Predicted 3D model of a 476-nucleotide part of an RNA (small-subunit ribosomal RNA, 3' major domain) from an uncultured prokaryote. The coordinates come from a structure-prediction model, not an experiment, and the mean pLDDT is 84.
Context: one part of a larger RNA
RNA sequence: UGACGUGGGCCCGCACAAGCGGUGGAGCAUGUGGUUUAAUUCGAUGCAACGCGAAGAACCUUACCUGCCUUUGACAUCCUCGGAACUUGUCAGAGAUGGAUUGGUGCCUUCGGGAGCCGAAUGACAGGUGCUGCAUGGCUGUCGUCAGCUCGUGUCGUGAGAUGUUGGGUUAAGUCCCGUAACGAGCGCAACCCUUGUCCUUAGUUGCCAGCGGUUCGGCCGGGAACUCUAAGGAGACUGCCGGUGACAAACCGGAGGAAGGUGGGGAUGACGUCAAGUCAUCAUGGCCCUUAUGGGCAGGGCUACACACGUGCUACAAUGGGCGGUACAGAGGGCAGCUAACCCGCGAGGGGGAGCCAAUCCCAGAAAACCGUUCGUAGUCCGGAUUGGAGUCUGCAACUCGACUCCAUGAAGUCGGAAUCGCUAGUAAUCGCGGAUCAGAACGCCGCGGUGAAUACGUUCCCGGGCCUUGUACA
Numbered sequence: 001u002g003a004c005g006u007g008g009g010c011c012c013g014c015a016c017a018a019g020c021g022g023u024g025g026a027g028c029a030u031g032u033g034g035u036u037u038a039a040u041u042c043g044a045u046g047c048a049a050c051g052c053g054a055a056g057a058a059c060c061u062u063a064c065c066u067g068c069c070u071u072u073g074a075c076a077u078c079c080u081c082g083g084a085a086c087u088u089g090u091c092a093g094a095g096a097u098g099g100a101u102u103g104g105u106g107c108c109u110u111c112g113g114g115a116g117c118c119g120a121a122u123g124a125c126a127g128g129u130g131c132u133g134c135a136u137g138g139c140u141g142u143c144g145u146c147a148g149c150u151c152g153u154g155u156c157g158u159g160a161g162a163u164g165u166u167g168g169g170u171u172a173a174g175u176c177c178c179g180u181a182a183c184g185a186g187c188g189c190a191a192c193c194c195u196u197g198u199c200c201u202u203a204g205u206u207g208c209c210a211g212c213g214g215u216u217c218g219g220c221c222g223g224g225a226a227c228u229c230u231a232a233g234g235a236g237a238c239u240g241c242c243g244g245u246g247a248c249a250a251a252c253c254g255g256a257g258g259a260a261g262g263u264g265g266g267g268a269u270g271a272c273g274u275c276a277a278g279u280c281a282u283c284a285u286g287g288c289c290c291u292u293a294u295g296g297g298c299a300g301g302g303c304u305a306c307a308c309a310c311g312u313g314c315u316a317c318a319a320u321g322g323g324c325g326g327u328a329c330a331g332a333g334g335g336c337a338g339c340u341a342a343c344c345c346g347c348g349a350g351g352g353g354g355a356g357c358c359a360a361u362c363c364c365a366g367a368a369a370a371c372c373g374u375u376c377g378u379a380g381u382c383c384g385g386a387u388u389g390g391a392g393u394c395u396g397c398a399a400c401u402c403g404a405c406u407c408c409a410u411g412a413a414g415u416c417g418g419a420a421u422c423g424c425u426a427g428u429a430a431u432c433g434c435g436g437a438u439c440a441g442a443a444c445g446c447c448g449c450g451g452u453g454a455a456u457a458c459g460u461u462c463c464c465g466g467g468c469c470u471u472g473u474a475c476a
Base pairs, nucleotide, nucleotide: 001476002475003473004472005471007470008469009468010467011466012465013464015460016459019424020423021422022421023420026315027314028313029312030311031310032309033308034306035305042053043052064301065300066299067298068297069296070295073125077124078123080120081119082118083117086103090099091098092097107114108113127290128289130288131287132286136284137283138279139278140277141275143273148187149186150185151184152183153182154163155162156161167178168177169176193267194266195265196264198235199234200233201232202231203230204229208224209223212222213221214220238261241255242254243253244252245251317417321376322375323374324373325372326371333364334363335362338357339356343352344351345350383414388409389408390407391406392405393404394403430452431451432450433449434448435447436446
């Protein structure tokens, strides 16, 4: 100087408390451990691994296993030789591949040849998701959006170092004020950026419709530029104003005006560093290793196994509910190898059909909870839907291993969950649906969007994490 302490003081955070809803029990989904296996590829492992890499494993992917095959190689550069490239159908084979086979003779040319592509041979070399993240770059997580981390000069100290950065107030903040052997400065904080909340200006189609006319009743038509909206510019909030407290300060409390008030809400933004944290399997890369194989091709299998254990979720156990009928109201997105309307067929998944749309125009697209009416009456039920049988649909070369969905039948566990444990402070929790990425197909995951919309916070004694000062130390 740090780090640590069942030392002390001050302070903060959904840290506790106060509340609301969960997890832990059930079924299923998914990840992991374990076990099994020819293989169940590899990595991630307290917080900060475990719906994580994977925004999508039937083949492919794929790195694993078995079998078959290959050796200048699937890919790059160079040397030699031959052939245009390319293409038709055929045989063997699981295919890779191998055998024979048809058409074709192009482009440039100084007529030597050349470019491009294909084949053969040769060696230089290629190749490796092989090892080392404790050799590395890059990227990332974490403490933590915590308020800290430092420097120059000066001063003090023999020196390590200290001072500044401590102190009195204050703040979300090393934020600001005052004091001060310090005076300044840098990286952080804040602001500048995006979005949302109010208003104005400009603009008016594909969007809008107040008033006027028409109407087949649909902004449909004429028309309008007001409103909504769209998207560009601007205004607005600054403790600016008033009162109080305070040290005449910073600031705090209350109030006015205002759409918004003291950081208005949300996002992006992550200091010096810590964990030899994570990643050699994104990529790059040192070293090591393989080189007829640890490289390459193919078929099939596996990654989907299942006495079990854990994490994360979904659906429930019902009446604030289930069923049936009627009837409203979003936002944000996506669409040409695409989204697909009307209409017809099918109980349905879906099929037929083909209008429109490169989209404020057309389509996906019925929002759902809600509301109105009706039924069920506490029952393992008209709750719950697992499982299984049957019949189908769709995607795709192909759904056996191993897809999603539909219909009929079946109807399991489950009556609110032990010890323990998680999230959340407001348009939040809870609850309800909608969209998107990936993607042929395949979400209960993920990323977004809106609808409905709470309860509680006395307080900081305690648990956890953190900041500042101080104290002890046999630790560095």